[in-house]
RNA sequence: AAAAGGCAAACUGCCCGCGAGGGCAGGACGCAAAGCCUCGGAGCUCACCGAAGCUGGCCGGGCUGCCGAA
Repeated sequence: AAAAGGCAAACUGCCCGCGAGGGCAGGACGCAAAGCCUCGGAGCUCACCGAAGCUGGCCGGGCUGCCGAA
C1' cells in the first nucleotide's frame, strides 16, 4: 500500500447523576489502537475544601490487539 473489518464526535430521544459527565438507541466529525488502565501532567465539577468525582476522543506513560507489500 492493499484486504477484512472495528470504534464513533457533534446533535436528537430516553434514563442515571448535585454537577462535570455517564449508559442505551439513532447518527457520523473523525480515529492505525478513538481498545483497556487515572501512574504523571492538564482541564472541568461538587464544594461536604476530600487521599473526592469527571475527561483515556487533552498530552505523556503502561498493557494488549487486526492485516501484512516493507
A computed fold for a 70-nucleotide RNA from a soil metagenome, annotated as c-di-GMP-I riboswitch aptamer. The model forms 94% of the base pairs in the Rfam consensus. The RNAcentral record of the sequence draws on MGnify.